[in-house]
Context: one part of a larger RNA
RNA sequence: CUGGGUGUAAAGGGUGCGUAGGCGGCCAAACAAGUCAGACGUGAAAGGCAUAGGCUUAACCUGUGGAUUGCGUUUGAAACUGUAUGGCUUGAGUGGAAUAGAGGCAGGCGGAAUUCCCGGUGUAGCGGUGAAAUGCGUAGAGAUCGGGAGGAACACCAGUGGCGAAGGCGGCUUGCUGGGAUCUAACUGACGCUGAGGCACGAAAGUAUGGGUAGCAAACAGGAUUAGAUACCCUGGUAGUCCAUACUGUAAACGAUGAUUACUAGGUGUGGGAGAGUAGAACCCUUCCGUGCCGGAGUUAACACAAUAAGUAAUCCACCUGGGGAGUACGGUCGCAAGACUGAAACUC
Numbered sequence: 001c002u003g004g005g006u007g008u009a010a011a012g013g014g015u016g017c018g019u020a021g022g023c024g025g026c027c028a029a030a031c032a033a034g035u036c037a038g039a040c041g042u043g044a045a046a047g048g049c050a051u052a053g054g055c056u057u058a059a060c061c062u063g064u065g066g067a068u069u070g071c072g073u074u075u076g077a078a079a080c081u082g083u084a085u086g087g088c089u090u091g092a093g094u095g096g097a098a099u100a101g102a103g104g105c106a107g108g109c110g111g112a113a114u115u116c117c118c119g120g121u122g123u124a125g126c127g128g129u130g131a132a133a134u135g136c137g138u139a140g141a142g143a144u145c146g147g148g149a150g151g152a153a154c155a156c157c158a159g160u161g162g163c164g165a166a167g168g169c170g171g172c173u174u175g176c177u178g179g180g181a182u183c184u185a186a187c188u189g190a191c192g193c194u195g196a197g198g199c200a201c202g203a204a205a206g207u208a209u210g211g212g213u214a215g216c217a218a219a220c221a222g223g224a225u226u227a228g229a230u231a232c233c234c235u236g237g238u239a240g241u242c243c244a245u246a247c248u249g250u251a252a253a254c255g256a257u258g259a260u261u262a263c264u265a266g267g268u269g270u271g272g273g274a275g276a277g278u279a280g281a282a283c284c285c286u287u288c289c290g291u292g293c294c295g296g297a298g299u300u301a302a303c304a305c306a307a308u309a310a311g312u313a314a315u316c317c318a319c320c321u322g323g324g325g326a327g328u329a330c331g332g333u334c335g336c337a338a339g340a341c342u343g344a345a346a347c348u349c
Stems, first nucleotide, its partner, number of pairs: 003321004007303002012317001014201004021194003025088004030083002033081002035077008049065006091191001092188003095184003099180001103177007110154001115149007125136002162169002206247006215241002220236004258316006266294010298305002322349003331342004
């Protein structure tokens, strides 16, 4: 390379939008680029292959055939692909109706708790641990009551519940705003799927500048433990955690499972809608979308997956190809830096 693969053995990009490209619904008639068939020309000879013959045989030599899977010209076919044309509505989208939600951004408000400050009561301890000590306290702590300040997070509700592309999102309320499912079938008429590059978003930690700092807490200090203890435990405690703006661009960014479409037994929960039912509801029943569990066929090395597939197929993208060396070196791009992305080889087993 041909292949074979990617839940756990190597391997799905962190996620979306989208450019080029690849692929693409139904009907009619047209063209003939791809496609298919015929003819002609060319595809040197030698060699190779098959076969026959000549040297006593073989090697060797000679004849014939076939092959040279290709290219060009020409004649035709029209199913499929393509191209251009006309039409369709089921894919896709728009409109209308009603609807659920911690989806996002900004503002306002609330209560519980911790800490600190002030005042009252009150006296000798408090705190902490396996046990202690460091620490706090007669300059009145801890406990308790009242008042105040400030920051951060929102108990119960709460649920394999909901929403979001992913990261993620949870007190209440107001404004602005994105998306979804359902029903309808008025409109457009294939407008679709995927997506190399590209662009955007992207937890935590970290970085820059300015603010803020209650609690927690890397570093650091002290007390213990221990043979030692640069730890685990304890007392403190600074960055940080919070806000604004900008950067970083990584995670076990996980369902370790790319996106889209179609098909393939069931059972049982749960969230949202519609129908039927009802005076109105509720149960039951039908149906669509989401989210769980169990399970048959099938798949799988097994575990397991099983209509939310890891089953059966199709399209497109990404990635893998023995372990170590190594996600290292070098070069390049990006970054303020930390570093990120791209990414080897020698050698060795």

The part of an RNA shown here (small-subunit ribosomal RNA, central domain) has 349 nucleotides and comes from an uncultured Oscillospiraceae bacterium. It matches the Rfam family "Bacterial small subunit ribosomal RNA". RNAcentral holds the full RNA, with entries from ENA, Greengenes and SILVA. Model confidence (mean pLDDT): 87 of 100.